This is a predicted structure of a 75-nucleotide RNA (transfer RNA) from a Candidatus Woesearchaeota archaeon. RNAcentral holds the sequence, with entries from ENA.

[in-house]
RNA sequence: GUCCCUGUGGCGCAGUCUGGAUAGCGCGAAUGCCUCCUAAGCAUUAGGUCGAGGGUUCGAAUCCCUCCAGGGACG
Numbered sequence: 001g002u003c004c005c006u007g008u009g010g011c012g013c014a015g016u017c018u019g020g021a022u023a024g025c026g027c028g029a030a031u032g033c034c035u036c037c038u039a040a041g042c043a044u045u046a047g048g049u050c051g052a053g054g055g056u057u058c059g060a061a062u063c064c065c066u067c068c069a070g071g072g073a074c075g
Base pairs, nucleotide, nucleotide: 001074002073003072004071005070006069007068010027011026012025013024020058029045030044031043032042033041051067052066053065054064055063
């Protein structure tokens, strides 16, 4: 330099192919119940607006373009 993959709450992931209405799951966190206390268990709650910007569209995590970051292949 060329090409490919990945980027979604604190962490690990799904959702992208086929655009659709409030973006989910697990772990973790907080609070409450339970318990002599802790742990476990049960219940509830908070936390992201999807790597950044722009475009298309009635509507974008999803499609298009350009960047950024990480990983890989080739030279």